[in-house]
Molecule: transfer RNA
Organism: Candidatus Omnitrophota bacterium
RNA sequence: GCUGCUGUAGCUCAGCCGGCAGAGCACUUCCUUGGUAAGGAAGAGGUCAUGGGUUCGAUUCCCAUCAGCAGCU
Numbered sequence: 001g002c003u004g005c006u007g008u009a010g011c012u013c014a015g016c017c018g019g020c021a022g023a024g025c026a027c028u029u030c031c032u033u034g035g036u037a038a039g040g041a042a043g044a045g046g047u048c049a050u051g052g053g054u055u056c057g058a059u060u061c062c063c064a065u066c067a068g069c070a071g072c073u
Base pairs, nucleotide, nucleotide: 001072002071003070004069005068006067007066010025011024012023013022019056027043028042029041030040031039049065050064051063052062053061
């Protein structure tokens, strides 16, 4: 230098054949207990890496950029 993959909640990841953004763990409050752990109920938390484009509408499609990983030279 070229090619491919990945980037979504604090962490690990789904969703990516366009139409309200989700799960597990963690966190907060409550119930249960003499107290803790476990269990149960409710809740908060997201500029979907960044910037453009297409579209009535983009996490999803297209382009560029950034970061990480792998391969080729």